[in-house]
Context: one part of a larger RNA
RNA sequence: CUGGGCGUAAAGCGCACGCAGGCGGCCUGGAAAGUAGGGCAUGAAAUCUCCCGGCUUAACUGGGAGGGGUUGUCCUAUACUACCGGGCUUGAGGAUGGGAGAGGGAAGCGGAACUGCCGGUGUAGUGGUGAAAUGCGUAGAGAUCGGCAAGAACACCAGUGGCGAAGGCGGCUUUCUGGCCCAUUCCUGACGCUCAGGUGCGAAAGCUAGGGGAGUGAACGGGAUUAGAAACCCCGGUAAUCCUAGCCGUAAACGAUGUACACUAGGUGUCGGGGGUAUUGACCCCCUCGGUGCCGAAGCCAACGCGUUAAGUGUACCGCCUGGGGACUACGGCCGCAAGGUUAAAACUC
Numbered sequence: 001c002u003g004g005g006c007g008u009a010a011a012g013c014g015c016a017c018g019c020a021g022g023c024g025g026c027c028u029g030g031a032a033a034g035u036a037g038g039g040c041a042u043g044a045a046a047u048c049u050c051c052c053g054g055c056u057u058a059a060c061u062g063g064g065a066g067g068g069g070u071u072g073u074c075c076u077a078u079a080c081u082a083c084c085g086g087g088c089u090u091g092a093g094g095a096u097g098g099g100a101g102a103g104g105g106a107a108g109c110g111g112a113a114c115u116g117c118c119g120g121u122g123u124a125g126u127g128g129u130g131a132a133a134u135g136c137g138u139a140g141a142g143a144u145c146g147g148c149a150a151g152a153a154c155a156c157c158a159g160u161g162g163c164g165a166a167g168g169c170g171g172c173u174u175u176c177u178g179g180c181c182c183a184u185u186c187c188u189g190a191c192g193c194u195c196a197g198g199u200g201c202g203a204a205a206g207c208u209a210g211g212g213g214a215g216u217g218a219a220c221g222g223g224a225u226u227a228g229a230a231a232c233c234c235c236g237g238u239a240a241u242c243c244u245a246g247c248c249g250u251a252a253a254c255g256a257u258g259u260a261c262a263c264u265a266g267g268u269g270u271c272g273g274g275g276g277u278a279u280u281g282a283c284c285c286c287c288u289c290g291g292u293g294c295c296g297a298a299g300c301c302a303a304c305g306c307g308u309u310a311a312g313u314g315u316a317c318c319g320c321c322u323g324g325g326g327a328c329u330a331c332g333g334c335c336g337c338a339a340g341g342u343u344a345a346a347a348c349u350c
Stems, first nucleotide, its partner, number of pairs: 003322004007304002012318001014201004021194003025088006033081002035077007048066007091191001092188003095184005103177007110154001115149007125136002162169002206247006215241002220236004258317006266295011299306002323350003332343004
């Protein structure tokens, strides 16, 4: 030294795929590498234990013995791990038949509303606020009717409802396409789990180029408020918001909870499927598989709470933490057009 942890105290990478690596189901044969026992050899001194001795004692120390550890070799054992061979089906994958869905890409279409333009009617206000004013309006506004244009978003349905790995996804139709669930138990026969590095995806904002621009609206201008008002409120309004192509790579990217598997009371709602029961039939009722919520046994927890969707009990692998500030910083590296991202200290200080 062989540590303790990570929902909220420091700590789960934003998410996935996946090479190396680590780990790996049941039965059986072989060999004997790891492993175990024995023999021989090796195993400096000091340290440790026992005995004897030296400093007045002790610490310290001299001598002797023992123990311990390392490696080699031979023999033996074969449970476990690894290796070589054979087999199996429960893990994993496939097949067949069904099923649900805002999963993703592309194209087309639709209606309501907002705004603008044109025309009709019509006359003095309108708009906005706590109250006002700026603004708009006799060059005819606001109101109202008809027509046209354009952009963006899709009311109701809509639901702790669905789908997706996460980010996220919501009008309708067509088309291309991914995943998932159930039933059968037909096929393959451990083909698996995890994953440093790597690769891909990744809200919003931002960037480059070209388009587009109705509404909203950083910046900005104006009106108010106020002691002031760089704001909150009001009138305007550029970038942006939208599309195409390419960057950026971040977030309270959150369940603040890594992935996979197994095990451990139940109750209740809901979504998708199957079986049974029942019926003219939809329902109801019972069982079951998969998802998504709530409440709770045991257990866990500092408490809050979690509780078969675990934060319970275990196994495998990865990531991360190690007092606060300095510091999601500096320097350097890598990446980026830039903005910046990523990796990440120290002095000093409490």